Overview: Model confidence (mean pLDDT): 81 of 100. SAM riboswitch aptamer (S box leader) from Nonlabens marinus, 117 nucleotides, folded computationally. Taxonomically the source falls in Nonlabens (Bacteria, Pseudomonadati, Bacteroidota, Flavobacteriales). Of the family's consensus pairs, 97% are formed in the model.
C1' cells in the first nucleotide's frame, strides 16, 4: 500500500521560522492568503478512538475468569485534531418554484482511530 470495522453538522490557538500559493483528487461554486495563508517547530488547548475506573446486559464456565452490551466518571500514556459540515454541489426521491431552492437518503472517494497481517 491493500483488508475489516467505527466515527466524520460538536469542540479547541498563540508565538517563532519560511515566503506563495492553499482548501485530498475531477468539474462547478465559494472561501483563506504578503494585515504572511499552506507547511514546519515550540508551547498551549480540544476531544475521548485506544486507555483507566465504576455500574450494568448477555454468553461460556462448577468456580475463578474470559468475552460482550449500555451508561457515568477520568485524562497519566499512544494516536488524532485546533477556518468554513469531509467548505458546498455532482446520484436518487419528495416538496416548492421557474433559472433553480428546501429537505431526506444513497453511492463513490477521502480523513482519523482500532484490529489483523
Nucleotide at each position: 500500500a491493500a483488508a475489516u470495522u467505527a466515527u466524520c453538522a460538536a469542540g479547541a490557538a498563540a508565538g517563532g521560522a519560511c515566503g506563495a500559493g492553499g482548501g485530498a483528487a475531477c468539474a462547478g461554486a465559494c472561501c483563506c492568503a504578503u494585515c504572511g495563508a499552506c507547511u514546519c517547530c515550540u508551547u498551549a488547548g480540544c476531544a475521548a478512538c485506544c486507555c483507566u475506573u465504576c455500574a450494568u446486559u448477555u454468553a461460556u464456565g462448577u468456580a475463578a475468569a474470559u468475552a460482550u452490551u449500555u451508561g457515568g466518571a477520568g485524562a497519566a500514556g499512544g494516536u488524532g485534531c485546533u477556518a468554513a459540515a469531509u467548505u458546498c454541489u455532482g446520484c436518487u426521491c419528495a416538496c416548492a418554484a421557474c433559472u433553480g431552492g428546501u429537505g431526506a437518503g444513497a453511492c463513490a472517494a477521502g480523513a482519523u482511530g482500532a484490529u489483523a497481517c